This is a predicted structure of a 483-nucleotide part of an RNA (small-subunit ribosomal RNA, 3' major domain) from an uncultured prokaryote.
Context: one part of a larger RNA
RNA sequence: UGACGGGGGCCCGCACAAGCGGUGGAGCAUGUGGCUUAAUUCGAUGCAACGCGAAGAACCUUACCCAGGCUUGACAUUCAACUGCACGCCCCGUGAAAGCGGGGAAGCCUUCGAGGGUGUUGAACAGGUGCUGCAUGGCUGUCGUCAGCUCGUGCCGUGAGGUGUUGGGUUAAGCCCCGCAACGAGCGCAACCCUUGUGAUUAGUUGCCACUUUGGCAGAAAUGCUGGAAGCACUCUAACCAGACUGCCCGUGACAAGCGGGAGGAAGGUGGGGAUGACGUCAAGUCCGUAUGGCCCUUAUGCCCAGGGCUGCACACGUGCUACAAUGGACGGUACAAUGCGAAGCAAGACCGCGAGGUGGAGCGAAUCGUCAAAACCGUCCUCAGUUCGGAUUGGAGUCUGCAACUCGACUCCAUGAAGCCGGAAUCGCUAGUAAAGGCGUAUCAGCUACGACGCCUUGAAUACGUUCCCGGGCCUUGUACA
Numbered sequence: 001u002g003a004c005g006g007g008g009g010c011c012c013g014c015a016c017a018a019g020c021g022g023u024g025g026a027g028c029a030u031g032u033g034g035c036u037u038a039a040u041u042c043g044a045u046g047c048a049a050c051g052c053g054a055a056g057a058a059c060c061u062u063a064c065c066c067a068g069g070c071u072u073g074a075c076a077u078u079c080a081a082c083u084g085c086a087c088g089c090c091c092c093g094u095g096a097a098a099g100c101g102g103g104g105a106a107g108c109c110u111u112c113g114a115g116g117g118u119g120u121u122g123a124a125c126a127g128g129u130g131c132u133g134c135a136u137g138g139c140u141g142u143c144g145u146c147a148g149c150u151c152g153u154g155c156c157g158u159g160a161g162g163u164g165u166u167g168g169g170u171u172a173a174g175c176c177c178c179g180c181a182a183c184g185a186g187c188g189c190a191a192c193c194c195u196u197g198u199g200a201u202u203a204g205u206u207g208c209c210a211c212u213u214u215g216g217c218a219g220a221a222a223u224g225c226u227g228g229a230a231g232c233a234c235u236c237u238a239a240c241c242a243g244a245c246u247g248c249c250c251g252u253g254a255c256a257a258g259c260g261g262g263a264g265g266a267a268g269g270u271g272g273g274g275a276u277g278a279c280g281u282c283a284a285g286u287c288c289g290u291a292u293g294g295c296c297c298u299u300a301u302g303c304c305c306a307g308g309g310c311u312g313c314a315c316a317c318g319u320g321c322u323a324c325a326a327u328g329g330a331c332g333g334u335a336c337a338a339u340g341c342g343a344a345g346c347a348a349g350a351c352c353g354c355g356a357g358g359u360g361g362a363g364c365g366a367a368u369c370g371u372c373a374a375a376a377c378c379g380u381c382c383u384c385a386g387u388u389c390g391g392a393u394u395g396g397a398g399u400c401u402g403c404a405a406c407u408c409g410a411c412u413c414c415a416u417g418a419a420g421c422c423g424g425a426a427u428c429g430c431u432a433g434u435a436a437a438g439g440c441g442u443a444u445c446a447g448c449u450a451c452g453a454c455g456c457c458u459u460g461a462a463u464a465c466g467u468u469c470c471c472g473g474g475c476c477u478u479g480u481a482c483a
Stems, first nucleotide, its partner, number of pairs: 001483002003480003007477007015467002019430005026322008034313002042053002064308002068304003073125001077124006089104006108115001127297002130295003136291001138286003141282001143280001148187006154163003167178003193274004198242002201239004207232002212229007245268001248262005324423001328382006341370002345364002350359003389420001394415007436459007
C1' cells in the first nucleotide's frame, strides 16, 4: 500500500422488511449429471454451466459409431511429362450409395507455332471440428451502470509511499458547494444519440371522413348503413421546430451547493424506456465461428458414401408448460389492438370435408391485398364430485411437409381417460402501465419435437413502517501470525 475481520462509523441496492405471484409435490416438454451403448460427437460446471453454443439433429446438418470406398485428394496455387482421349454428356455392368469397370456420339480457340480448359502420371503441397483458451489475437461473461481508477507539476517522507481523491454539507453520481500544500488534467458520472409523452409548421397517397354533394339499401319521417366525388378539418404517417432549465414563488440551509412545499404546465426536479460498461478482477469462457504460434496425423487423426447414433433410461438436479377447478368448464351471440411478415411467397370470396386439410385462385413485391385475437360483456347447461375438473397414456382412422416420417416429425377425428384436491425443508421474481393474467407477431425453417428465444399490444393490482437482522456493494477508520 492492499486484502481480510463472527472490529467500529456513515450510506446504497427487490438486500431484508411490507405485499403479490411462483418454484420445490403431479403429468409432460426441455437442458444437465449419471447409467447404458458399436456410438450415445464436442464444449459450458457456484453466483457468472444446466430451454447455454443450438435463430430449427428424420437424410443433410454431423464433428460420433459400424460397413463400403478414394489417395495430389471435396478445395487453392505452381511446375514437369503425356493426351484429344480415360474429362463433362448418353448408355451398359456391378453396387445400398459412393466408387470401380466397359462402350458411344459430339465439343473451346487458332496468325496452324501455339494458347486456354480438362484429364492421367509425378512432385511441391492441400486437408485436419486433431491437442494446447495455462502460448495468443479478436470477441464475450462477471463484479457493475457499482462510482470509482489514475496522471502532470508542486509539497511531505531516507524509502516503499503519501498529499491531491481526506474533512464539513449535498447528490443517483469523485454530482456540486465550502474548507484545505496543493494547483490542474485525463478515463469514467452527467450531457450530446435513439424512442416515448404535449403542441406548432410543412406535406395529403395507398391514410382520414367533420362539413358539402351524389348513387344504392332500410324506414312513414327524423335518420341510419354502405359505395363514390369533392376535401385535408380530425386521426395517422414523417420531416422540421418549440418545450423542462430548480426557470418562478414560499420556507429551510453557511449569504453556498442543495433540500421540502407550491404555481403554471402534456410533462417537474435524471419525466419513462433504450443504447452506452472506466482502471482492473476471475491464468473466467471460446483453438468446434473465424484468425493464429507450437505440437501431432499424411493410402490417414484427410476425403466420399449408405445405415445407425446425437432422441438410448432403475435414477438425481435445473428451467419451463399444463393443471388440480365455480373469480371455473362447455356451447352460442357480440366488440376493440400493436409489432411485424409475404413472390419457389402471403392468399380472399366460392366449393368439398366433422376436422387437420383439399380444389381453385380474385388481389398483393404491399399505409392499397392477405393473416387476424384472447380475456372482458350477454344468454343457457353443469352445483362440489376425481366431476361436463384435469388431460397424460394407449388403440384405431386420417391430413400435411418431404426422395424418405420404423428407429425419430407436426397436426386432426373417434375411443381411452392416468397422476393431480394447491405442494416438506427450502427457495425465486417483481416498486407501475410494473407484477400477474390474455392472446398476437418474427427469426431459424421443406416440415418440426417452440411449452424455448426475441418482440408487440390488451386487461391491470397490492405494498414499502423502516434499515435491527440476512446477502452484495461504496467511503472513512481500526487491528492483523496474510501478500